[in-house]
RNA sequence: GAGGGUAUAGCUCAGGUGGUUAGAGCGCGAGAUUGUGGCUCUCGAGGCCGUGGGUUCGAGUCCCAUUAUCCUCCCCA
Numbered sequence: 001g002a003g004g005g006u007a008u009a010g011c012u013c014a015g016g017u018g019g020u021u022a023g024a025g026c027g028c029g030a031g032a033u034u035g036u037g038g039c040u041c042u043c044g045a046g047g048c049c050g051u052g053g054g055u056u057c058g059a060g061u062c063c064c065a066u067u068a069u070c071c072u073c074c075c076c077a
Stems, first nucleotide, its partner, number of pairs: 001073007010026004019057001028044005050066005
């Protein structure tokens, strides 16, 4: 330099063919249970989907650019 993958709640991930309010587990907070803790159960907070644009009535989900990271290849020797 060329090609490709991944970037979604604190962590690990899911989100058929674009369509009402973006989810799960763990973790966190509160409560119940328990003599206390743990376990178990219930409820709750927490993300606007890497960033910036575009297409569309409507985009996490399509297009372009860009950033970070991973993989492969080429060049140099």
Predicted 3D model of a 77-nucleotide RNA (transfer RNA) from an uncultured Armatimonadetes bacterium. It was read from a public genome assembly. Rfam family: tRNA. The family's RNA type in Rfam is transfer RNA. From the family's description: Transfer RNA (tRNA) molecules are approximately 80 nucleotides in length. The coordinates come from a structure-prediction model, not an experiment, and the mean pLDDT is 81.